[in-house]
Model confidence (mean pLDDT): 83 of 100. This is a predicted structure of a 485-nucleotide part of an RNA (small-subunit ribosomal RNA, 3' major domain) from an uncultured bacterium.
Context: one part of a larger RNA
RNA sequence: UGACGGGGGCUCACACAAGCGGUGGAGCAUGUGGCUUAAUUCGAAGCAACGCGCAGAACCUUACCCGGGUUUGACAUGUACGGAUUAGUUGGAUGAAAGUUCAAUGACGCUCGCAAGAGUGGAACGUACACAGGUGCUGCAUGGCUGUCGUCAGCUCGUGCUGUGAAGUGUCGCGUUAAGUCGCUUAACGAGCGAAACCCCUAUCUUCAGUUGCCAACAGGUCAUGCUGGGGACUCUGAAGAGACUGCCGGUGUCAAACCGGAGGAAGGUGGGGAUGACGUCAAGUCCUCAUGGCCUUUAUGCCCGGGGUUGCACACGUGCUACAAUGGCGUGGUACUGAGCGAAGCUAAGCCGCAAGGUAGAGCAAAUCGCAGAAAACACGCCCCAGUUCAGAUCGCGGUCUGCAACCCGACCGCGUGAAGCCGGAAUCGCUAGUAAUCGCGGAUCAGCUACGCCGCGGUGAAUAUGUUCCUGAGCCUUGUACA
Numbered sequence: 001u002g003a004c005g006g007g008g009g010c011u012c013a014c015a016c017a018a019g020c021g022g023u024g025g026a027g028c029a030u031g032u033g034g035c036u037u038a039a040u041u042c043g044a045a046g047c048a049a050c051g052c053g054c055a056g057a058a059c060c061u062u063a064c065c066c067g068g069g070u071u072u073g074a075c076a077u078g079u080a081c082g083g084a085u086u087a088g089u090u091g092g093a094u095g096a097a098a099g100u101u102c103a104a105u106g107a108c109g110c111u112c113g114c115a116a117g118a119g120u121g122g123a124a125c126g127u128a129c130a131c132a133g134g135u136g137c138u139g140c141a142u143g144g145c146u147g148u149c150g151u152c153a154g155c156u157c158g159u160g161c162u163g164u165g166a167a168g169u170g171u172c173g174c175g176u177u178a179a180g181u182c183g184c185u186u187a188a189c190g191a192g193c194g195a196a197a198c199c200c201c202u203a204u205c206u207u208c209a210g211u212u213g214c215c216a217a218c219a220g221g222u223c224a225u226g227c228u229g230g231g232g233a234c235u236c237u238g239a240a241g242a243g244a245c246u247g248c249c250g251g252u253g254u255c256a257a258a259c260c261g262g263a264g265g266a267a268g269g270u271g272g273g274g275a276u277g278a279c280g281u282c283a284a285g286u287c288c289u290c291a292u293g294g295c296c297u298u299u300a301u302g303c304c305c306g307g308g309g310u311u312g313c314a315c316a317c318g319u320g321c322u323a324c325a326a327u328g329g330c331g332u333g334g335u336a337c338u339g340a341g342c343g344a345a346g347c348u349a350a351g352c353c354g355c356a357a358g359g360u361a362g363a364g365c366a367a368a369u370c371g372c373a374g375a376a377a378a379c380a381c382g383c384c385c386c387a388g389u390u391c392a393g394a395u396c397g398c399g400g401u402c403u404g405c406a407a408c409c410c411g412a413c414c415g416c417g418u419g420a421a422g423c424c425g426g427a428a429u430c431g432c433u434a435g436u437a438a439u440c441g442c443g444g445a446u447c448a449g450c451u452a453c454g455c456c457g458c459g460g461u462g463a464a465u466a467u468g469u470u471c472c473u474g475a476g477c478c479u480u481g482u483a484c485a
Stems, first nucleotide, its partner, number of pairs: 001485002003482003007479007015469002019432005026322008034313002042053002064308007073131001077130006088105007108121005133297002136295003142291002144286003147282001149280001154193006160169003173184003199274004204242007214231002218229003245268001248262005324425001328384005334379002341372003346365002351360003391422001396417007438461007
């Protein structure tokens, strides 16, 4: 100087407390361990691995296994040589395919030539050689990127001063803040990286603009609808501005910083949300994104193909979904209201067929115009009457639809039947402080399809509790002890 202490003081955080809802019990989904296997590819491992890499494993992907093939190679560059039966295209045979083989057809530039053709060059092909290739190893050789403490308030430097020196001071103290934020004091005076601000979205208003959006007044029309003329008022769209700064008032406070209350205001003390992550820590993670040193491999640890596997199942754990019901379930051509998205090898309307999945049809739309699109919870009316039920939906049988070369291993969906466990969950444990939790649906990426209940967004309805810091956990500052570094 640090680190540590079941030392002390001060302070903070959904850390506890106060509340609300879960997990742990059930079924299923998904990831992991284990077991199994020819293979069940690999990585991730307390927090910070386990719906993680994977924003899509039937083939492909694919890295694994079995089998069939191949050796200048699926791919790059160079050198030498080669020949028109070249490359390419089409077809046949064979094969599970990769491939092998046969036949037909068969190109470009330049020069010479009337033409036929000849010469030559490049690409391509073949042969040979340099080399390619490797998701092989090492993340403890590395770059880059990332997690984490933690959006915690810290981490440092120059000069000066103090100390023999390591070092200290500044950065301490008093007050204050979300904050090393600011004020005062001060052997320190300044400065940098962080905090804050600058950036984006959102909440109010103004101006400009007015189509594809809007419809108040006027006119026309309809069973009805901004449907039409028209209009820019309003909503909205999207560009430019205004607005919030403790600015004003009162009180407290050291004549301070600031705090408490109030006014005005759409908004008040960081308005709400996002982006933004200091010096460093964990030899944290990643050589399987990529890059890369070294090592290993080179008729194989490379490459191509068919099939299988990654989906296996006595079991254990994590994360979720659906339930156990009456604040509910079911029914009805019953009545409403949303935001953000997506669409051309696409979104697909009306109509018609089908109980339905879907089929047919093909209008419109590169989309404020058309489509996906029905929002759902809610509300209204009716049935159920507390039961393993009109709860719950696993499992299984049969019949179908769709995608795709192909749904056996191993897809989703629909109809009929079947109707399991489950009556609120032990010890323990998680999230959340407001448009939050809870609850309800909608969209998107990936994507032929989909094992999505995942992830990332969007809005609808919309609570309870806390004004405390004794304790548990983590963190910051000061101080103290130490036989630790």